RNAcentral holds the sequence, with entries from Rfam. Transfer RNA from Cyphellophora attinorum, 65 nucleotides, folded computationally. Its Rfam family is "tRNA". By type it is a transfer RNA. Lineage of the source: Eukaryota > Opisthokonta > Dikarya > Ascomycota > Cyphellophora.
[in-house]
RNA sequence: GAUAUAGCUCAGUGGUAGAGCAUGCGAUUGCAGAUCGCAGGGUCCCGUGUUCGAACCACGGUGUC
Numbered sequence: 001g002a003u004a005u006a007g008c009u010c011a012g013u014g015g016u017a018g019a020g021c022a023u024g025c026g027a028u029u030g031c032a033g034a035u036c037g038c039a040g041g042g043u044c045c046c047g048u049g050u051u052c053g054a055a056c057c058a059c060g061g062u063g064u065c
Base pairs, nucleotide, nucleotide: 001065002064003063004062007021008020009019010018015052023039024038025037026036027035045061046060047059048058049057
């Protein structure tokens, strides 16, 4: 100096937290795979502050590079 968000890889730059993969269920298939649909899954690293409102801004801390 950069980075920390779902099991994994990552978006989201102030106004309801998302995608792909993975997982479960269903459709399809002689079975399975592939494909399609649906569902579950989050202390947004921790603390404090700013703000009507913070994953997002400021300060401090911790981990990783």